[in-house]
This record gives sequence, structure tokens and C1' cells, in this order.
RNA sequence: UUCAGACAAAGGCAAACUCGGCCGAAAGGCGAGGACGCAAAACCACCGGUCUAAGUGGCAUCGCCAUACGACAGCGGGGUUGCCGUA
Repeated sequence: UUCAGACAAAGGCAAACUCGGCCGAAAGGCGAGGACGCAAAACCACCGGUCUAAGUGGCAUCGCCAUACGACAGCGGGGUUGCCGUA
């Protein structure tokens, strides 16, 4: 310097859930608490996938269906960066 990833060390992140005169049509996001887990559960929406459907369009109409320019990085792939270094 590079690599593996464990009964190592130092640390890191934070699921569900709860609260919120918060943002949003919703999915979801933000803050606080919380810890299911994660060796990249750090960042990125490029590809696939999943979620929502405001708006738009359609219909056998007061509802239903389709649709992303919205969202998910803790779904997978990919790109960039990072701690330790066979304990």
C1' cells in the first nucleotide's frame, strides 16, 4: 500500500413505534425520543424495481382505471468517498 470481514478496538448510522397547531394531494420527508438491524444502512435517482396519483386523460361516472415531471439510496445493480487491517 492492497485485501478478507470476525467472539477485535475506536467509533458511525438508525427500522418499527410515539410525539409534532412542521412540509406535502399522497407516497414520503424534517425535528425529538427510540433501536430492528446495517461493514458502507455515507453520498448520488444513471439502470431495473417498488410506492403514491395532485394534475392530466379515459370510462359503463359522484366513483373507477391509467399515468411521474413526485417519492423510496434501509429493494437490487452501478458510480464516488471513508474507519480498522487476519486482530
Predicted 3D model of an 87-nucleotide RNA (c-di-GMP-I riboswitch aptamer) from Novimethylophilus kurashikiensis. Rfam family: c-di-GMP-I riboswitch aptamer. About the family: GEMM was predicted in a large-scale screen for bacterial structured RNA regulatory elements. Lineage of the source: Bacteria > Pseudomonadati > Nitrosomonadales > Methylophilaceae > Novimethylophilus. Model confidence (mean pLDDT): 83 of 100.